[in-house]
Context: one part of a larger RNA
RNA sequence: CGCAGGAAAUUUGAGAAGUGCUGUCCUUAGUACGAGAGGACCGGGAUGGACCGACCGCUGGUGUCUCAGUUGUGGUGCCAACUGCAUCGCUGAGUAGCCAAGUCGGGACGGGAUAAGCGCUGAAAGCAUCUAAGCGCGAAGCCCGCUUCAAGAUGAGAUUUCCCACUAGGAAGCUAGGUAAGACCCCAUGAAGAAGACAUGGUUGAUAGGUCUGGAGUGUACGUGUGGUGACACAUUGAGCUGACAGAUACUAAUCGGUCGAGG
Repeated sequence: CGCAGGAAAUUUGAGAAGUGCUGUCCUUAGUACGAGAGGACCGGGAUGGACCGACCGCUGGUGUCUCAGUUGUGGUGCCAACUGCAUCGCUGAGUAGCCAAGUCGGGACGGGAUAAGCGCUGAAAGCAUCUAAGCGCGAAGCCCGCUUCAAGAUGAGAUUUCCCACUAGGAAGCUAGGUAAGACCCCAUGAAGAAGACAUGGUUGAUAGGUCUGGAGUGUACGUGUGGUGACACAUUGAGCUGACAGAUACUAAUCGGUCGAGG
């Protein structure tokens, strides 16, 4: 821009893409078969491998500053307590998120038309013949089925709901303007994300921050007291601190505004 008014939702599916794998064991059954050795078809069940998808409750990885310990050195006058730098200084743990080695699921079942092949009926050709007319069975393959996208499918589909029939000019097509439903800009953001986009909100509000409560992590803070010559220990104390998690709460910030948008 189009889809013969303007919108907001919900959809159909022409078409396209993906998937499509397979082992072992048990049973049928030591049966059929076979002198024996050996040893099934058909059917039923179990459990794996690789591959693919999703997820983070479990097992774990990471988790650059969440907590603690600790070395050297500089600083806050000193002690104590903190803090800078040294690969995040090093070390031990670790929430969210992301992830696999973790968990769950998938390739199932069924239908249609067939290939090779196997047949029925059956002439030409009194017989025979699966074929010439006609009718069947038959594959991991084809079409459907399963998953995803999809009406620019210009063949532009369908359904539901909302908005109305304004003003000016013109003979009219139309042009211009302010609006409706609605949308965008703008702003707070993240389950989204390279930018657009998408999604949640914008005071009639829990969108983000803060605060509070909790979860979770770390592992008993500072100070003080007591004991010890002291290093330190004990008590206060599962303390203190705490990024992403959950709930609550308008304290802070989403203010005020602007633009577009039908007349069929």
Notes:
Large-subunit ribosomal RNA, domain VI from Fodinisporobacter ferrooxydans, 264 nucleotides, folded computationally. It matches the Rfam family "Bacterial large subunit ribosomal RNA". The organism belongs to Fodinisporobacter, within Bacteria. The coordinates come from a structure-prediction model, not an experiment, and the mean pLDDT is 89.